[in-house]
Formats: sequence, C1' cells, structure tokens
RNA sequence: CGGGGCGUAGCGCAGUUUGGUAGCGCACCACGCUGGGGGUGUGGUGGUCACAGGUUCAAAUCCUGUCGUCCCGACCA
Repeated sequence: CGGGGCGUAGCGCAGUUUGGUAGCGCACCACGCUGGGGGUGUGGUGGUCACAGGUUCAAAUCCUGUCGUCCCGACCA
C1' cells in the first nucleotide's frame, strides 16, 4: 500500500440478509426466602448501535467517507 472480517449496556454476544418499539446471558441495584454468608425467586437501573455525512415518513440495518482492531497478501529492510 491492496483485499477482507469485526466495532451494539460494565463483560460476552444476537439482531443487519428483507429499514418499522434496541434485545439475551452474566454482572449491578432493590425486595422476598435463609440466623449470616452463599444460593435462589421477583422486580428494576444501565445504550450518541465506533465517528461524520447522505437517502428515507422512518436507519443498528441502505449508500459514502473516516477511525480503531484483527487476518491475508504485496513492498522495503
């Protein structure tokens, strides 16, 4: 330098194909059960969907550019 994958809650991930209420598990908070811890049950908090722009009534999803990260290849040494 070229090609490709990935970026979504604190962590691990789904959802994108076919645009239409942002979800799951763990963690966290409150309460119940338990003498306490642990465990378990119920309820709940938490998101600029990497960033910017565009298309659209409507974008995590489509288009363009950028950034980060990983893989492959090329080049230099």